[in-house]
RNA sequence: UAAUGGUUUGUGGGAGAGUGUGCGGGGCCGGACGGGCCGCGCACCGCCGACGGAGCAACCCCCAGGAAACUCUCAGGCUUCAGGGACCACAAACUCAGG
Numbered sequence: 001u002a003a004u005g006g007u008u009u010g011u012g013g014g015a016g017a018g019u020g021u022g023c024g025g026g027g028c029c030g031g032a033c034g035g036g037c038c039g040c041g042c043a044c045c046g047c048c049g050a051c052g053g054a055g056c057a058a059c060c061c062c063c064a065g066g067a068a069a070c071u072c073u074c075a076g077g078c079u080u081c082a083g084g085g086a087c088c089a090c091a092a093a094c095u096c097a098g099g
Stems, first nucleotide, its partner, number of pairs: 001098001005095009018045001020044005026038004046078003052074001053072003059066002
């Protein structure tokens, strides 16, 4: 002297899959029944993969191993919103090989 490298922070964007079924309470609407709406708990079935986790392919390395946005779904998620969210963009700070 470095950014088109790395790390962190901030901002913005950011997918997928259940309007599920059954049971049990609760609240609201209705003069009341029937009925409707909202939400909670439990059970069951179905599904999703872009947090995490696991497995391997090319490849790296040749001892063992490492390894993806692929695969599996343990966890997690699918009942708006919210939350989470790989990754991308911008900005800032820190830092490194190399010259």
Predicted 3D model of a 99-nucleotide RNA (Glycine riboswitch aptamer) from Roseococcus pinisoli. Of the family's consensus pairs, 91% are formed in the model. It was read from a public genome assembly, where an Rfam model found it. Lineage of the source: Bacteria > Pseudomonadati > Acetobacterales > Roseomonadaceae > Roseococcus.